Overview
This is a predicted structure of an 86-nucleotide RNA (c-di-GMP-I riboswitch aptamer) from a Gammaproteobacteria bacterium.
């Protein structure tokens, strides 16, 4: 230095929900709060899932299709990092 496993100490992050905020929505962000997480740090390259403004279509005042939107706490990949033991 690399791989695998374990999980002390000191720590880290922060689900649901609530309040506000941005957004067409899904959802984001801020604060409170912690369900949990050994990468629940970062990153949309792949897949899944969610939404459908715009666009298109139709048997039309509605419906359907579709990400260029979103989800990193849905997985995989890439990359970075802390302590200790074998």
């Nucleotide at each position: 230095a690399c791989u695998u496993g374990g999980g002390g100490u000191g720590g880290g992050c922060a689900g649901c929900u609530c309040a506000g905020u941005c957004g067409a929505a899904a959802g984001u962000c801020u604060g409170a709060u912690a369900c949990g997480c050994a990468a629940a740090g970062c990153u949309u390259c792949c897949a899944g899932c969610c939404u459908a403004a715009a666009a298109g279509u139709c048997a039309c005042c509605g419906a359907c299709u579709u990400a260029u939107g979103g989800u990193a706490g849905u997985g995989g990949g890439g990359u970075u990092g802390c302590a200790u033991c074998a």
It was read from a public genome assembly, where an Rfam model found it. Rfam family: c-di-GMP-I riboswitch aptamer. Its family is annotated with cyclic-di-GMP binding in the Gene Ontology. Lineage of the source: Bacteria > Pseudomonadati > Pseudomonadota > Gammaproteobacteria.